[in-house]
Molecule: FMN riboswitch aptamer (RFN element)
RNA sequence: GAUAUUCUUUGGGGCGGGGUGAAAUUCCCCACCGGUGGUCAUAGUCCACUAAGGACGGGUGCAAACGCCCGUCCCCGAAUCGGCGAAAUUCCGAUACCGACGGUACAGUCCGGAUGAUAAAAGAAUUUU
Numbered sequence: 001g002a003u004a005u006u007c008u009u010u011g012g013g014g015c016g017g018g019g020u021g022a023a024a025u026u027c028c029c030c031a032c033c034g035g036u037g038g039u040c041a042u043a044g045u046c047c048a049c050u051a052a053g054g055a056c057g058g059g060u061g062c063a064a065a066c067g068c069c070c071g072u073c074c075c076c077g078a079a080u081c082g083g084c085g086a087a088a089u090u091c092c093g094a095u096a097c098c099g100a101c102g103g104u105a106c107a108g109u110c111c112g113g114a115u116g117a118u119a120a121a122a123g124a125a126u127u128u129u
Base pairs, nucleotide, nucleotide: 001129002128004126005125006124007123008122009121010120016030017029018028019027031109032108033099034098035049036048037047038046044097045096053074054073055072056071057070058069059068060067061066079095080094081093082092083091101112102111103110
């Protein structure tokens, strides 16, 4: 240095101004934000992953309803043009676009499930080489 196992820690940002209204951080005008891995070169929009939601099966609470846990599957948003270059849908310039569920005057930005879960990152110990 590499492999495997276990453990620990970390692990998502953003409504400021104006308008209408009885009421809107939800509508309208302007504003603001961008998880993780990959990539000939740096990505919200390329290729993948994660949350939420749904279906089925199994386990569990005596049974049902319902809840919780596990597994499999489904679902899962959005970009173009120009420039530089060996190389960029990633950089630079311009103009666009997107954002789960429940609540509430219709929410990417408020409140809630969530002091949760997860992609993953870093470190430690042990093992083998």